[in-house]
RNA sequence: UCGUGCUAGGCGGGGAGCUAGCGGUUCCCUCACCCCGCAAGCCGCUAUAGCGGGGCGGAACUCCCUCUCGCGGCCUGGCGCUGCUCAAACCGGCCUGGACCGAGCAGUAUUGAUGAUCGGGUCCUGCGCGGCAGCGACCUCCGAACCCCGUCAGGUCCGGAAGGAAGCAGCGGUAAGGGGUAGUCUCUGGGUGCCGCAGGGCAACCUGGUCUGAGCGGCUCGGCCCUGGUACGUUGAGCAGCAGGGUCAGAAGAGGGUGCACGA
Numbered sequence: 001u002c003g004u005g006c007u008a009g010g011c012g013g014g015g016a017g018c019u020a021g022c023g024g025u026u027c028c029c030u031c032a033c034c035c036c037g038c039a040a041g042c043c044g045c046u047a048u049a050g051c052g053g054g055g056c057g058g059a060a061c062u063c064c065c066u067c068u069c070g071c072g073g074c075c076u077g078g079c080g081c082u083g084c085u086c087a088a089a090c091c092g093g094c095c096u097g098g099a100c101c102g103a104g105c106a107g108u109a110u111u112g113a114u115g116a117u118c119g120g121g122u123c124c125u126g127c128g129c130g131g132c133a134g135c136g137a138c139c140u141c142c143g144a145a146c147c148c149c150g151u152c153a154g155g156u157c158c159g160g161a162a163g164g165a166a167g168c169a170g171c172g173g174u175a176a177g178g179g180g181u182a183g184u185c186u187c188u189g190g191g192u193g194c195c196g197c198a199g200g201g202c203a204a205c206c207u208g209g210u211c212u213g214a215g216c217g218g219c220u221c222g223g224c225c226c227u228g229g230u231a232c233g234u235u236g237a238g239c240a241g242c243a244g245g246g247u248c249a250g251a252a253g254a255g256g257g258u259g260c261a262c263g264a
Base pairs, nucleotide, nucleotide: 001264002263003262004261005260006259010056011055012030013029014028015027016026020046021045022044023043024042034054035053036052037051038050063257064256065255066254067253068252072248073247074246075245076244080242081241082240083239084238085237086236087235088234091233092232093230094229095228097226098225100223101222102221103220104219105218107216108215115211116210117209118208119207120206121205122204123200124199125198126197127196128195129193130192132189133188134187136185137184138183139180140179141178142177148173149172150171151170156165157164158163
């Protein structure tokens, strides 16, 4: 060095979870890597940490160690990025309104702008007058079988007579009460009046007189300032994902290490 037969180790690994801890069953990742039985209100074991049974292959592509890369899981994720929710009007942006300044445009004004001043009206109160409405009176009509009035036919009564008396019906009228309303009057009332008088008020608008004597108001744009709105920027808080950090780490790659016996 080669051949044969064996042995150690191997025939998947890892993360989470569970556990005093380890391994398995379970979930997930990687992978394609013997089989059967057991197991989550679990199963087996104890630092040599699945147990029991069977099988394959075997000292190297396959076993062991180290390194590189790093799937994936777990922890963190203040600061950074993205998205969502809530809040904030100090700042920037946008929008509304206003003052001032500048530019432009179209008006108006010596047939008098503007300003000042004296009045009047619109407004309020009271009174007068008028009108309207209501109540009442005057007015008018009806209105009593007898117990209201007048006149009282007939009839009745008194009287010798002359004459006198009461009195029903009818007619005329009236009381209480009821009805009417053209007109007159008292009283009361008002969302009453091109009405009159007096007082008040006078912010705003309209209007007249006097003085003054050249401006006055509007629209658009820009600048600046003020006011109000708006969460677009921004800020604060919270949530989710990502980036980042830590830890374990599959597969892959690289390097190194590891027997016994016999024979040639």
Molecule: Bacterial large signal recognition particle RNA
Organism: Planctomycetota bacterium